Overview
The RNA shown here (Bacterial RNase P class A) has 378 nucleotides and comes from a Microbacteriaceae bacterium. A source record names the gene rnpB. Of the family's consensus pairs, 94% are formed in the model. RNAcentral holds the sequence, with entries from ENA. The coordinates come from a structure-prediction model, not an experiment, and the mean pLDDT is 77. Lineage of the source: Bacteria > Bacillati > Actinomycetes > Micrococcales > Microbacteriaceae.
[in-house]
RNA sequence: CGGGUCGGCAAGACGGCCGCGUCAUCGCCGGUUUCGACCGGCGGUGCCGAGGAACGUCCGGGCUCCGCAGAGCAGGGCGGUGGGUAACACCCACCCGGAGCAAUCCGCGAGAUAGCGCAACAGAGAGCAGACCGCCGAUGCGGGCUUCGGCCCGAGUCGGUAAGGGUGAAACGGUGGGGUAAGAGCCCACCAGUGGCCCGGGUGACCGGGUCAGCUAGGCAAGCCUCGCCCGGAGCAAGGCCAGACAGGGGACCAUGGGGCUGCUCGUCCCGUCCCCGGGUAGGCCGCUGGAGUCGCACGGCAACGUGUGACCGAGAUGGAUGGUCGUCCAAGGUCGCAAGACCCUGACAGAACCCGGCGUAUCAGCCGGCCCGUUCA
Numbered sequence: 001c002g003g004g005u006c007g008g009c010a011a012g013a014c015g016g017c018c019g020c021g022u023c024a025u026c027g028c029c030g031g032u033u034u035c036g037a038c039c040g041g042c043g044g045u046g047c048c049g050a051g052g053a054a055c056g057u058c059c060g061g062g063c064u065c066c067g068c069a070g071a072g073c074a075g076g077g078c079g080g081u082g083g084g085u086a087a088c089a090c091c092c093a094c095c096c097g098g099a100g101c102a103a104u105c106c107g108c109g110a111g112a113u114a115g116c117g118c119a120a121c122a123g124a125g126a127g128c129a130g131a132c133c134g135c136c137g138a139u140g141c142g143g144g145c146u147u148c149g150g151c152c153c154g155a156g157u158c159g160g161u162a163a164g165g166g167u168g169a170a171a172c173g174g175u176g177g178g179g180u181a182a183g184a185g186c187c188c189a190c191c192a193g194u195g196g197c198c199c200g201g202g203u204g205a206c207c208g209g210g211u212c213a214g215c216u217a218g219g220c221a222a223g224c225c226u227c228g229c230c231c232g233g234a235g236c237a238a239g240g241c242c243a244g245a246c247a248g249g250g251g252a253c254c255a256u257g258g259g260g261c262u263g264c265u266c267g268u269c270c271c272g273u274c275c276c277c278g279g280g281u282a283g284g285c286c287g288c289u290g291g292a293g294u295c296g297c298a299c300g301g302c303a304a305c306g307u308g309u310g311a312c313c314g315a316g317a318u319g320g321a322u323g324g325u326c327g328u329c330c331a332a333g334g335u336c337g338c339a340a341g342a343c344c345c346u347g348a349c350a351g352a353a354c355c356c357g358g359c360g361u362a363u364c365a366g367c368c369g370g371c372c373c374g375u376u377c378a
Stems, first nucleotide, its partner, number of pairs: 001374009012329007020049002023046010051349001055360002058358005063235004075231005080094005095109001096107004110226002115224002117220002132165002134161006141154005173191006192216001194213008239286004248277006257271005293312008330347002333344004
C1' cells in the first nucleotide's frame, strides 16, 4: 500500500427571531379563608426538554392487584460444559462439529440399540435393502471350427455375485493381499470408526493412550415421542386517594309559608331551607421517575462480572410539548467553469408515555482502532 476480519465512536456545528410543554418565580384578576395562606385564570422572566435504536413488543425481571396447603396431570418454554446475573431464550470462557491459508465466523449443539412415523425427484433397489448394465456358472436351441476329446460365437431361460458402471442428499467401512466359477470382512495385514474394560489429564463438556470384541452400526427428534430443568394469572387503561352534579334514603326547621283533597276545621300529600348518608360516575391527585443508574480509580477474575470508593445525574406529557424560519460553516448529490469557485437541492433511520436487562430489525454520509493474509522497501 492492497484485500479481509472484528470492535468502538458519532448521529450535522454555532448563533438570531418566533412558537410549544413541565417546573420555579414575579405581576394582575377572580374565588375561598381558621387572616397564616391556598386554589384557579391570564401575562412576563428563567432553567430544562427524545434515541441508539425511544421502534418491533419477541424474551427476562422490578412494581401493582388477584389467586395459591402440598403434590401430580395437562399446557408452554429451555437443552454441549463451566461461570456471570435480579432473571433470561442474554453475556463470557471453554468443548465438539463445520467453513476459511489465516484473523475469524457458523451451529435453534440432549436422546435415532424405548417405540411409532417420514423421505420429493432420479434410480433395478431407500430400511429386517437391491440384480438395470456388467461379471461368473448351469442349461437346451441356432451357427461356425475340429486332431471328434471338445472349443468359440449369438440370442434366450434358470441361478450366483454388492467387486466395477450408473442414479441419488444418502446405496450398509478404505487400501492391499489371499481366496473363488465370479465375488464378498469370506479370511489376513494396516488404517478409519463404534462399543466394553483399564490407565492418565481436566471442576466439567471432553481429550490422550492401552487392550478386547463383533468386524461396521445410515438420516430426520424444527413429526410424534423419551429424558432433565424451569414456568400461577393479568397488566400503569396495574393499582390507590379525594370527590361533584342528577337520582335515592334519613333527619331537623318555621310566626306552621304556598298549593291539592274540600266551602270550613282536623288530618294527610306535594313544594321550601339546612344537615347527614349514599354509589364512586364526570373531574382532579398520587403511582411518575434517582435507578439491579452512569463514569473514573483500586482490588479480585482469562473474561462476562463482582466488591470498595469518589464524582455525576436537570423530559414526565395525558389527545398527548420537544417545532418553524433565517444566517455562517460542515457533509452528500447535481449544474456551470480550464481552475479557484459560484448556484441549486438534500441532511439517514426514526420519535418517549411505569421503569429496567436483553434480543431482533431500520439506518444517508463518516471517523478511529485491534488482528490476519498478500506485496514492496529498509